Transfer RNA from an Actinomycetota bacterium, 73 nucleotides, folded computationally.
Its Rfam family is "tRNA". The family's RNA type in Rfam is transfer RNA. Gene Ontology term of the family: triplet codon-amino acid adaptor activity.
Taxonomically the source falls in Actinomycetota (Bacteria, Bacillati).
[in-house]
């Protein structure tokens, strides 16, 4: 330099044109307990990597850039 894959919550990841963007784990609060753990109930947490475009509508499709991984040279 070229090709492919990926970037969404603190972490691991779903969602591949139409819901208020979700799950598990973690965090926090309450319950239970002598206390902790476990268990039960609840709560908060997101510029969906940046910019532009297509569309009535974009996390998703197109262009470009950035970052990471793999391969080729």
């Nucleotide at each position: 330099g070229c090709g492919c894959c990926g970037g969404u919550a603190g972490c691991u990841c779903a969602g591949g044109g139409g819901a208020u963007a979700g799950a598990g784990c973690g965090a926090c609060u309450g319950g239970u307990u002598u206390c902790u753990a476990a268990c039960c109930a609840g709560u908060g947490g997101g510029u969906c990597g940046g910019g532009g475009g297509u569309u009535c509508g974009a996390g998703a499709c197109c262009c470009u850039c950035c970052c990471g991984g793999c391969g080729c040279g």